[in-house]
């Protein structure tokens, strides 16, 4: 510090997710030791048991046992553990918890009208008396708890008097207020006690500032706010009460609701912040729930009291008792949190003179890896790189110096020993001092005394021995291989893996990062600049309110003087300690602990400054406003007037249609329409001018005139003197639609009716038509109310076109030019921007104020509130769900977008297919089997260049074999190999017999090589699967002209440019222009063939001339002239001429030429596309099979036939058919062959065999053609299917199932519907010939030549293709994407008759305890009084207040709910096709109506609409 994730790719917006740190944690797996910390976060739920607050005999009385003294004893006296009681102090601390509390509760800084036991200091005092009471004893009540009566007793308990200031009150005269003793032989002196003052510490009260969310809580308040009197309190105060006044709080958020103890701090973060408040410290609050007071210095009291309530326990049923949110422990709930431990040794507290006692505070131990820190699980050597594991290309690699093995050490743990220190005090004793006396205090030294628990360092024993795991390995993110699985099982933080080769699941091996831990989950901060103070945005991504006016508020021109609130600087007080940080120190280190410092960014006080802000005062003119003069305008309101058009009515002319559409129909019309003329009536809107021109805040405004009226601009610089800007709430205006009431209604026209279209058509189109549109008065308050751009001010290059003014120049006027103010546009520089773009009318640079945004969906929905007559508007969520949603631009693809161009694409032609019969392939059907593959073009006479057996296959039915039909190696055994015969059987197979005995070496025993058979092992074999694991090959787009690269340039980038544009071409062919310049693969050329000529060479070819020979033939001698053969050359290049064109490329025409613009044909096929085809050509990964899916074999099948399709053949005839005669090819093939002549057969063919490995011989006859004759338009002398008979050939074999011949038979068919195919010249058409395959079989395929046309010179349309451009929500790319209803499942939510519950408050009733007041006839020791009695007090009674409880009506918040509503999600459901392209009716917004649904229609608006045309403007 970033990273992953939206896309084909890019940039941006924006969310989600991850890497870090942390925790009082929990869970899973694992687990050696120690130190230091830490541990009920949930039910402030209930609690058994034990302990957690006592102490003092030096305050007091009593006094059992016992001891001592006296006594003979009884007994008396003294001492007297312990015990309860009176009394004092403590129990208000310590300890626990966070329920309540949004508050002066807390924090911080101030303040006072106050109190204070114990402690310290100072001053002073302590006198004289009195009456009770508990304990105790006796008698009682009660189950118990407890309690009554009588008698009697003490005090540092209680009371009275005296004394009385410095205290208190005061009318300033005065009045009032205390006390206790103890110890001791002995007290002014020690311990106590009283009064007063001061201090320390503690407590109380008040104030400024700070302190969560919510406005879907906007008004709250009667003791309320203030005053006076009185009361009350320690003290101020409505704290309380009586009276008076009517105040007080609130948008800077009162009141209400929700949540929550607060702070120091803690976690995180660079910081600012955000989150949090465990442990420790400070404060507050609470103690079963609610209320109350008492005592006291202090409480309204955790282990005190009273009352009420709930709960629990005891009970003799009458009544009582209790409060773990103390320490342990228990139950419950929960994911989850410990021992019913030891000790007062230390520290601290209470009491005490003290010893001491008490102390679950505390100190320790125990349990828990809960956290942090430390240590260990060994160290060194050791290669045969062992074995084993895993992988493997089979060579090896890796685990890995790791182990074994050798040497060494002894941490931790185990057993044993020893033991510093935590211990200082206190007290006692002794010695020596000091304080006047002293019993007291104190100093020094020495001695004695105190350890629950921990226990370092050290020593001994022993021995590598007891001590390593969990997570992860697709990317983010360090680390990969094999096997298993097969969208299953599973993984997953996000993206995403898994459908047979998974680095992502599971396992193994290996590796990576950690390590006594490792992961997961939860939560917080960070990353997140993703709420933006530091530090964000709002044209199009979420986001500017429809517009203006204006309240509060915020901000505000220039100058001078003053003040000092803000501001700045200095000083000072405070900011507890701990924590954090720095330094030093102590535990072996660290964690941890100690000391010092810094810091605590804050608040208060004070001094100073006066620039800026603020405030006060005075002045100024440039902002604002006013005035005067001039001026443009669809600015507004009202009234009047006008013409054109339309419709209707009336009348005339006229006479059959009109109207409407893509085409029609509904409709109108002989009762006279449409058309046309005239007249009349009516309502609405205002052509041309008219313009991106004008005006207005926006909505909006358009004939003319008048009246009233708002605003603007220019000039003058005349007045005023900051009067300004913005603007939460608020108010006003606000298109269209809509609503209310009343009018009006020509046209148009939601709804509605009809006609069409259509699968349907609740639409688009057509004919009608109601609300409405218009007017008046109201309401509504919304729009794509848009510049998708808030208002205001200032600044920052230009050129240009319009509107409204002024000025200059020119003597004046006009025009032109220049200039200035204002206003409306388009272009464009810098800058800005993600880009598109914007650009003085900013989206630039700044300032001020307001509004708004924070992922998509749910949803502008629900609910609440408010406005509205309603429709609805404004405000406005959540649950749940997804990992995206979105913006701009790029490349493609696509468009029922556009432009240009090409192609037998169409057109123009010729001939076909589709109809018939047959052949052949396919589908289907059938079958035991009809083997498999190919499926639009690009499968279907295709693989198959030829299925009777073979071929032939997991095809079927049978029969057989198992190292195999085939290969290699090895092993056992036999035999040479090999040949022949017989037998079973359908064959394979099996069985039997015979012949035969080789080669090399040899020591003659044998050995070796090869071959055959045999045994076993490795293995063979597979036309089995996967063409979606592959190679190779092939098809198609397409012989279409494209596809790319280097460098440069442009762009943030994907990318662009080049490759575009203008021409031209068959062509990205070439030329020109040009931020491109070059290059490559394609095109072309090179290659083959054909067309002309030349040269060379002439055999098997040729024969002109010469010669020979034959019935005849280049047959022979010869010849190279010719043809031809086959080598080498020439030739064609837009080279020449003319024209056009840019002085180009090129095109057109011409000449010459055998050939002319690529001469014809072929081979040649760019980057890529179709997961195209092929595992059955071949090769090959993986899987499967191995007495079978391999191999052999017989027979059958692949040929099966109601049917459908493709490709062909033959025809339908006279341009023909038949018969006879007669010409002219090319290219091939031939030895397992072609086969002549000859003979036989009607023929297929047969016999026989010359010749020929072929320019020599043969196949071989070419056919159409030509000539002659017949047929004469008919199912024929056309056509030949089918069938019968007889034959031939091949072959082991023609039944299933071959071909051919002859004779006979003689079917359909008379030119073929919709539709569709081929072809542009030696082509189509037509005619025959050959070859491959092949034993045989060709209408197929591959070639060859013969005859030989027609039409077109165009691009409107169909199809396909190329380039440019445009739109896009597509990128699996339109066979795309995608919307809504309905049906199904599931989830959360809303509404809902109601049901049940909680909270807070109002009102009323009842009214416990208790304070206070009144009363007090009952009761009473202290004082007065001789007494009676009084004073004083108490019980009791009563009044106000008053908790709990009860009742009523509201309010608010959860829960549940028949039913119901929409929403989200879900592999393949239904109906349509709304949107994205002009999405096939452009879309969208508002509104209204309608409709199964998406939606449709009306009105107004927007461009965020394509295309074409026109206008205007700009740039160059």
């Nucleotide at each position: 510090a970033g990273a992953g994730u939206u896309u084909g790719a890019u940039c941006c917006u924006g969310g989600c997710u991850c890497a870090g740190a942390a925790u009082g944690a929990a869970c899973g797996u694992u687990g050696g030791c120690g130190g230091c910390a830490u541990g009920g976060a949930u039910u402030a739920g209930g609690c058994a048991u034990g302990c957690a607050a006592g102490u003092c005999g030096a305050g007091c009385g009593c006094g059992a046992a016992g001891u001592g003294u006296a006594g003979c004893a009884a007994u008396a006296c003294a001492c007297g553990g312990c015990g309860a009681g009176c009394g004092g102090c403590g129990c208000a601390a310590g300890g626990g918890a966070g329920a309540g509390u949004a508050a002066c509760g807390c924090g911080u800084g101030g303040a006072a009208a106050u109190u204070u036991g114990c402690c310290c200091u100072u001053a002073g005092g302590c006198c004289u008396g009195g009456g009770a009471u508990a304990g105790u004893a006796g008698c009682g009540g009660g189950a118990a708890a407890c309690u009554g009566c009588u008698a009697g007793u003490a005090a540092u308990a209680c009371c009275a008097g005296a004394u009385a200031a410095u205290a208190u009150c005061u009318u300033c005269g005065g009045a009032u207020c205390a006390a206790a003793g103890g110890u001791g032989u002995g007290a002014u002196u020690c311990c106590g006690u009283c009064u007063a003052a001061g201090g320390a510490g503690a407590a109380u009260u008040c104030c400024g500032c700070g302190u969560c969310c919510u406005a879907u809580u906007a008004g709250c308040u009667a003791g309320u706010u203030g005053g006076u009197g009185u009361g009350g309190u320690a003290a101020c105060g409505g704290c309380a009460u009586a009276c008076c006044a009517a105040g007080g709080c609130g948008a800077a958020g009162a009141u209400g609701g929700g949540u929550a103890c607060c702070g120091g701090g803690u976690g995180u973060g660079a910081g600012a912040g955000c989150a949090u408040g465990a442990c420790c410290c400070g404060c507050c609050u609470c103690a079963c729930u609610g209320g109350g007071a008492c005592u006291g210095a202090g409480a309204c009291a955790c282990u005190g009291c009273c009352c009420a309530g709930a709960c629990a326990c005891c009970u003799a049923c009458g009544g009582g008792u209790g409060g773990c949110u103390g320490c342990a422990g228990u139950c419950g709930a929960g994911a989850a949190u410990c021992u019913u431990c030891g000790g007062c040794a230390a520290u601290g507290g209470g009491c005490g003179c003290a010893a001491g006692c008490c102390u679950g505070a505390c100190c320790g131990a125990g349990c828990g890896a809960u956290g942090c820190c430390g240590c260990g699980u060994g160290c060194g050597g050791g290669a045969u790189g062992a074995a084993g594991g895993c992988c493997u290309u089979c060579g090896g690699g890796u685990u890995g110096u790791a182990a074994a093995c050798c040497g060494c050490u002894g941490u931790c743990g185990a057993g044993g020993g020893g033991g510093a220190g935590c211990a200082a005090c206190u007290u006692c004793c002794a010695u020596a001092g000091a304080g006047u006396u002293a019993u007291c205090u104190u100093u020094a030294u020495g001695g004695a005394u105190u350890g629950a628990g921990c226990g370092a360092u050290c020593c001994c024993u022993g021995g590598a021995g007891g001590a390593a795991g969990g997570a992860c390995g697709g990317g983010c993110u360090a680390a990969g291989u094999u096997c298993g699985u097969g969208c299953c099982a599973g993984c997953a933080g996000c993206c995403g893996c898994g459908g047979u080769a998974a680095g992502a699941c599971g396992a193994a091996c290996c590796g990576u990062a950690c390590g006594a831990a490792c992961g997961u989950u939860a939560u917080u901060c960070g990353g997140a600049a993703u709420c933006a103070c530091u530090g964000g945005g709002c044209u199009u991504a979420a986001a500017g309110a429809g517009u203006a006016c204006g309240u509060a508020g915020g901000c505000g021109g220039c100058g001078u003087g003053g003040c000092a609130a803000g501001u700045u600087g200095g000083g000072u007080g405070u900011g507890a300690a701990a924590u954090c940080c720095c330094u030093c120190g102590g535990c072996u280190c660290a964690a941890c602990c100690g000391a010092g410092g810094a810091a605590c960014u804050g608040c208060g006080c004070u001094c100073a400054a006066a620039a800026c802000u603020g405030c006060c005062a005075c002045a100024c003119u440039u902002g604002c406003g006013g005035a005067a003069g001039a001026u443009a305008g669809a600015g507004g309101u009202g009234a009047g007037c006008g013409g054109a058009a339309c419709u209707a009515a009336u009348g005339g002319u006229g006479g059959a249609g009109c109207g409407g559409u893509g085409a029609a129909a509904u409709g109108c019309g002989u009762u006279g329409a449409u058309a046309u003329c005239a007249u009349u009536a009516g309502g609405a809107a205002c052509a041309c001018c008219g313009g991106a021109g004008g005006c207005g805040a926006a909505g909006g405004c358009g004939g003319c005139u008048c009246a009233c009226u708002g605003g603007g601009u220019c000039u003058u610089u005349u007045c005023u003197g900051a009067c300004g800007c913005u603007g939460a709430g608020g108010u006003a205006c606000g298109a269209a639609a809509g609503c209310u009431a009343g009018g009006g209604u020509a046209g148009c026209g939601a709804a509605c009716g009809g006609g069409a279209u259509u699968a349907g058509a609740u639409a688009c189109c057509c004919c009608g038509g109601u609300a409405g549109u218009c007017c008046u008065a109201g309401c509504u308050g919304u729009a794509a109310a848009c510049g998708a751009u808030g208002a205001g001010c200032a600044c920052u290059g230009g050129a240009u076109c319009g509107g409204g003014g002024g000025g200059a120049c020119c003597u004046c006027c006009a025009c032109a030019u220049c200039u200035u103010c204002u206003u409306g546009g388009a272009c464009g520089g810098a800058g800005c921007g993600a880009a598109a773009g914007u650009g003085u009318u900013a989206a630039g640079u700044g300032c001020u104020c307001c509004g708004c945004c924070u992922g998509g969906g749910g949803a502008g929905u629900a609910u609440g509130g408010u406005c509205g007559c309603a429709a609805g508007g404004c405000u406005g969520a959540a649950a749940c769900u997804c990992a995206a949603g979105g913006g701009a631009a790029u490349u493609g693809a696509c468009g029922g977008g556009g432009g240009c161009u090409c192609a037998c694409a169409c057109a123009a032609g010729c001939g076909g297919u589709g109809g018939a019969g047959g052949a052949u392939g396919u589908g289907g059907c059938u079958u035991a089997a009809u083997u498999c593959g190919a499926g639009g073009c690009u499968a279907c006479g295709c693989g198959a260049a030829g299925a009777a057996c073979c071929u032939u296959a997991u095809c079927c039915u049978g029969g057989u074999c198992u190292u195999g039909a085939c290969a290699u190696g090895u092993u056992u055994a036999a035999g040479a190999a090999c040949c022949c015969u017989c037998u079973c059987g359908a064959a394979a197979c099996g069985g039997a017999g015979g012949g035969g005995u080789g080669c090399c070496c040899u020591u003659c025993g044998g050995g070796g090589a090869g071959c055959u058979u045999u045994u076993g092992c490795a293995c063979a074999g597979g036309u089995g699967c996967u063409g979606c694991a592959u190679g190779g090959c092939u098809g198609u787009c397409g012989u279409c002209a494209g596809c790319u690269c280097g460098u440069g340039u442009c762009g943030u980038g994907a990318g662009a440019u080049g490759u575009c544009g203008g021409g031209u071409u068959a062509a990205g062919u070439c030329c020109c222009u040009u931020a491109a310049c070059g290059a490559g693969c394609g095109a072309a050329a090179c290659c083959c063939u054909u067309g002309u000529c030349g040269c060379u060479a002439g055999u098997u070819g040729c024969c002109a001339g010469c010669g020979a020979g034959u019935c005849a033939u280049g047959u022979c001698g010869g010849g190279g002239a010719c043809u031809c053969u086959a080598g080498c050359g020439a030739g064609a290049c837009u080279g020449c001429c003319g024209g056009u064109g840019u002085u180009a490329a090129a095109c057109c025409g011409g000449a010459g030429g055998a050939a002319g613009g690529u001469g014809g044909g072929g081979a040649u096929g760019a980057c890529g596309u179709c997961a195209a085809g092929u595992c059955c050509u071949c090769a090959u990964g993986g899987c499967c099979u191995u007495u079978a899916u391999g191999a052999c074999u017989a027979g059958g099948g692949c040929u099966g036939c109601a049917c459908a399709c493709g490709u062909c053949c033959u025809a339908c005839a006279a341009u023909g058919c038949a018969a006879c005669g007669u010409a002219c090819a090319a290219a091939g093939c031939g030895a397992c062959g072609c086969a002549a002549g000859a003979c036989c057969g009607c023929g297929a063919g047969g016999u026989g065999g010359a010749g020929c490995a072929a320019a020599u011989c043969g196949c071989a006859a070419a056919a159409a053609g030509c000539g002659u004759u017949g047929c004469u338009c008919a199912g024929u002398u056309c056509g030949g299917a089918u069938u019968g008979c007889a034959g031939g050939c091949u072959g082991c074999a023609a039944c299933u199932c071959g071909c051919c011949u002859g004779c006979a038979u003689g079917a359909a068919g008379c030119u073929g519907g919709a539709a569709u195919c081929g072809c542009u010249a030696g082509u189509a058409a037509u005619c025959g010939c050959g070859g491959g395959u092949c034993a045989g079989c060709a209408u197929a395929c591959c070639g060859c030549g013969g005859u030989g046309a027609a039409u077109g010179u165009g691009u409107u349309c169909c199809u396909g293709a190329g380039c440019c451009u445009u739109g896009u929500a597509c990128a699996c790319a339109c066979c795309g994407c995608c919307c809504g209803u309905c049906a199904a499942g599931c989830c959360a939510c809303g509404a809902a008759a109601g049901u049940g519950g909680g909270g807070g408050g109002c009102a009323c009733c009842c009214g416990a305890a208790g304070u206070c007041g009144c009363u007090g006839a009952g009761c009473u020791a202290a004082c007065c009084g001789c007494a009676a009695g009084g004073g004083a007090g108490c019980a009791g009674g009563u009044g106000c207040c008053g908790a709990a409880g009860g009742u009523c009506a509201a309010u608010u918040c959860g829960a549940c709910a028949a039913u119901u509503g929409g929403g989200a999600c879900u592999a393949a459901g239904u109906c349509g096709u709304a949107a994205c392209a002009a999405g096939g009716u452009a879309g969208c917004c508002g509104u209204a109506g309608g409709g199964g649904a998406a939606c449709c229609u009306g009105c107004g608006g927007c461009u965020g609409g394509a295309u074409c045309a026109c206008c205007u403007c700009c740039u160059u």
Molecule: small-subunit ribosomal RNA
Organism: uncultured prokaryote